[in-house]
Context: one part of a larger RNA
RNA sequence: UUGGGUUUAAAGGGUGCGUAGGCGGUCUUAUAAGUCAGUGGUGAAAUUCUGUGACUCAACCAUAGAAGUGCCAUUGAAACUGUAGGACUUGAAUUUAUUUGAGGUAUGCGGAAUGUGUAAUGUAGCGGUGAAAUGCUUAGAUAUUACACAGAACACCGAUUGCGAAGGCAGCAUACUAAGAUACGAUUGACGCUGAUGCACGAAGGCGUGGGUAGCGAACAGGAUUAGAUACCCUGGUAGUCCACGCCGUAAACGAUGAUCACUGGUUGUAUGCGACAUAUUGUAUGUGACCGAGGGAAACCAUUAAGUGAUCCACCUGGGGAGUACGCCCGCAAGGGUGAAACUC
Numbered sequence: 001u002u003g004g005g006u007u008u009a010a011a012g013g014g015u016g017c018g019u020a021g022g023c024g025g026u027c028u029u030a031u032a033a034g035u036c037a038g039u040g041g042u043g044a045a046a047u048u049c050u051g052u053g054a055c056u057c058a059a060c061c062a063u064a065g066a067a068g069u070g071c072c073a074u075u076g077a078a079a080c081u082g083u084a085g086g087a088c089u090u091g092a093a094u095u096u097a098u099u100u101g102a103g104g105u106a107u108g109c110g111g112a113a114u115g116u117g118u119a120a121u122g123u124a125g126c127g128g129u130g131a132a133a134u135g136c137u138u139a140g141a142u143a144u145u146a147c148a149c150a151g152a153a154c155a156c157c158g159a160u161u162g163c164g165a166a167g168g169c170a171g172c173a174u175a176c177u178a179a180g181a182u183a184c185g186a187u188u189g190a191c192g193c194u195g196a197u198g199c200a201c202g203a204a205g206g207c208g209u210g211g212g213u214a215g216c217g218a219a220c221a222g223g224a225u226u227a228g229a230u231a232c233c234c235u236g237g238u239a240g241u242c243c244a245c246g247c248c249g250u251a252a253a254c255g256a257u258g259a260u261c262a263c264u265g266g267u268u269g270u271a272u273g274c275g276a277c278a279u280a281u282u283g284u285a286u287g288u289g290a291c292c293g294a295g296g297g298a299a300a301c302c303a304u305u306a307a308g309u310g311a312u313c314c315a316c317c318u319g320g321g322g323a324g325u326a327c328g329c330c331c332g333c334a335a336g337g338g339u340g341a342a343a344c345u346c
Base pairs, nucleotide, nucleotide: 004317005316006315007300008299012314014201015200016199017198021194022193023192025088026087027086028085029084030083031082033081034080035077036076037075038074039073040072041071042070048066049065050064051063052062053061091191092188093187094186095185096183097182098181099180100179103177104176105175106174107173108172109171110154114150115149116148117147118146119145120144121143125136126135162169163168206247207246208245209244210243211242215241216240220236221235222234223233258313259312260311261310262309263308265292266291267290268289269288270287271286272285273284274283275282276281295302296301319346320345321344328339329338330337331336
């Protein structure tokens, strides 16, 4: 470079916003850059190909033609792409009304449970396990009752439920705020899609400073188990888990399935809205599940939420190991992250 791929064999970026770029709806006018046609010039010779000739033939050689797919100039064509102008509404957006939800941020409040403290009742055990022991307890534990305090998480409802770009989001209330959907018109008039670099967000865990610390609990200690037991089990328990601010930037960040648009048969649930009908159904839009086809697939399976049929753009893959390592560079307080080889070997 060409071709082929990316659910599970190597391969979809964790997610969004968006710059350059690439691609882009309908009708019309002009133009002629791309495009197409004609003509002229040039495209050295040799070489190559075709015809003919000549050394007895061939190689070699001579001669004529073709080719030289290109470049330049010029004359035209105007469908398509481009450019410039005009018009349009179906893509996109805005507006109006209605509506949905654990969407986000902040503040306040609540009850159950747990632990602790104080007081009371009360007496010898409690706790724990496969069985035990460490541990707690006559300085009165465990249990029960009352009061108080603290921190964290929100039972039931709860669901193949809902919302969010992803990560994720669940007690109740209030304030602020983002988004989607539907209905009917109206408005703008292609304003669109994708998106290298970039920017923002990004579970858990970790880091910095300051708080907080009930429960749980890496590390650690002890008790068991065992041949041993740096474990599984038990008793404790520090970081952490929680809050504020600032970093880190990774996950099986998964639907292991990039985004957008168009098209393609049937059955059955469910969430939200709108309508018909008049209480039992039914139509439609947007989501979210299950099942069967055509088709696809190596198969498993996918199947209008495609992995089917097409289009545009981005990302990524090219045997296993070495290795997501080394070196260099960038980022980070660090931990480390990003980019990312080769020798060698099978």
The part of an RNA shown here (small-subunit ribosomal RNA, central domain) has 346 nucleotides and comes from a metagenome. The coordinates come from a structure-prediction model, not an experiment, and the mean pLDDT is 89. The full RNA is in RNAcentral, with records from SILVA.